The prediction has a mean pLDDT of 80. Predicted 3D model of a 76-nucleotide RNA (transfer RNA) from a bacterium. The sequence was found in a public genome assembly. Its Rfam family is "tRNA". About the family: Transfer RNA (tRNA) molecules are approximately 80 nucleotides in length.

[in-house]
């Protein structure tokens, strides 16, 4: 350099045909307990990697860029 894949909550990951963004864990609050852990109930947490475009409507489609991973090629 070329090709392909990935980027969504603090972490690990879902998200179907374009139509209200989710789960588990973690965090916080409460219950329980002498207390902690465990258990139970609840709460908060998102520019969906960034820009631009298409559309009534974009995490999803198009395009450019960035980062990560893999393969290939080139140079030494």
């Nucleotide at each position: 350099g070329c090709u392909g894949g990935c980027u969504u909550a603090g972490c690990u990951c879902a998200g179907u045909u374009g139509g209200u963004a989710g789960a588990g864990c973690a965090a916080c609050u409460g219950a329980u307990u002498u207390g902690u852990a465990a258990u139970c109930a609840g709460u908060g947490g998102g520019u969906c990697g960034g820009g631009a475009g298409u559309u009534c409507g974009a995490a999803u489609c198009c395009u450019c860029c960035a980062g990560c991973c893999a393969g290939c090629a080139c140079c030494a």